[in-house]
Context: one part of a larger RNA
RNA sequence: CUCGGGUGAAGGAACUAGGCAAAAUGGCACCGUAACUUCGGGAGAAGGUGCGCCGGCGGUAGGUGAAGCCCCUUGCGGGUGGAGCUGAGGCCGGUUGCAGAGACCAGGGGGCUGCGACUGUUUACUAAAAACACAGCACUCUGCAAACUCGAAAGAGGAAGUAUAGGGUGUGACGCCUGCCCGGUGCCGGAAGGUUAAGUGAUGGGGUUAGGCCUUCGGGCCGAAGCUCCUGAUCGAAGCCCCGGUAAACGGCGGCCGUAACUAUAACGGUCCUAAGGUAGCGAAAUUCCUUGUCGGGUAAGUUCCGACCUGCACGAAUGGCGUAACGAUGGCCCCGCUGUCUCCACCCGAGACUCA
Numbered sequence: 001c002u003c004g005g006g007u008g009a010a011g012g013a014a015c016u017a018g019g020c021a022a023a024a025u026g027g028c029a030c031c032g033u034a035a036c037u038u039c040g041g042g043a044g045a046a047g048g049u050g051c052g053c054c055g056g057c058g059g060u061a062g063g064u065g066a067a068g069c070c071c072c073u074u075g076c077g078g079g080u081g082g083a084g085c086u087g088a089g090g091c092c093g094g095u096u097g098c099a100g101a102g103a104c105c106a107g108g109g110g111g112c113u114g115c116g117a118c119u120g121u122u123u124a125c126u127a128a129a130a131a132c133a134c135a136g137c138a139c140u141c142u143g144c145a146a147a148c149u150c151g152a153a154a155g156a157g158g159a160a161g162u163a164u165a166g167g168g169u170g171u172g173a174c175g176c177c178u179g180c181c182c183g184g185u186g187c188c189g190g191a192a193g194g195u196u197a198a199g200u201g202a203u204g205g206g207g208u209u210a211g212g213c214c215u216u217c218g219g220g221c222c223g224a225a226g227c228u229c230c231u232g233a234u235c236g237a238a239g240c241c242c243c244g245g246u247a248a249a250c251g252g253c254g255g256c257c258g259u260a261a262c263u264a265u266a267a268c269g270g271u272c273c274u275a276a277g278g279u280a281g282c283g284a285a286a287u288u289c290c291u292u293g294u295c296g297g298g299u300a301a302g303u304u305c306c307g308a309c310c311u312g313c314a315c316g317a318a319u320g321g322c323g324u325a326a327c328g329a330u331g332g333c334c335c336c337g338c339u340g341u342c343u344c345c346a347c348c349c350g351a352g353a354c355u356c357a
Base pairs, nucleotide, nucleotide: 001352002351003350004349005348006347007346008345010343011342014341019338027051028050029049030048031047036041038173052095053094054093055092056091057090062086063085064084068080069079070078071077072075096100108336109335110334111333112332113331114330115328116327120132121131136171137170138169139168140167141166142165148157149156150155174323175322176321177320179253180252181251184250185249186246187245188244189243190242193241194240195239199235204230205229206228207227208226211222212221213220214219254272255271256270257269258268281315282312293309294308295307296306297305
């Protein structure tokens, strides 16, 4: 020096990112317990007092229940009886040690606040959480050979269920609520019109030639039917276009200028744009850049914390908004207790490392 353990003057978090670690609390009985609350809770809140042994009341209360006696339905029966055994707790008095829950074992407590309702679940081996789940809420699909899922299929799950059921999606107890926009995208409904596939194959054209005509006899021109190549009129569903609906579907929710008899501000007015211009509630917030905003509280001193303000760079209503008792190995801040965390280190007990044998 490393590891494990012990003690410490005075101070008591000054340590540190942070009371990390340690210390402290700790049992049982009784007294006594606040805000708040969903009346269950919060509660072991908090905070106190007692605790050994001996004697006395008193072998007391209680437990157990023998002999004897009585009864009959004669039994391992019932009643009476109280012997013997056992035996707290309490009260009064005394006594002892440094210490009586004597060792081991064995809650530290309180206040404010964020997040998540809660018990649960998770990154097997760096993350346990405010992430996931969750009851509850909502939308949507599904009429049963259900929707949906697995499987080329048979078949199976769904379900030996049947809309108070099952699948999908979002939200996430509970309380109060959940505004405006359907222009875009999606979904649902509509079928008049436009467009439109396969298919149908009108029409027109090309190739071939039986035949016809001409011929300088070499050939040239025309050319039906059939076969064939091309052209593609007409008819033609869904879809798309189109017309509506729908936001707890995906999503979105403005700008400039002026105005009141101090000033400031603007209930008010004007104007431009939009599908519509953010309602309630909340707000420097797990969101605020400027920012350590400003004010108040707490400290001698506070980029954190709590309460306000609102100028919301860039909150906002089931990608839910705001509250909320209880709960949390959850985040932030403060206080009491307590301490070697520290001022500032010292000594002791053990195990190593190291040196020597």
Molecule: large-subunit ribosomal RNA, domain IV
Organism: Sulfurivirga caldicuralii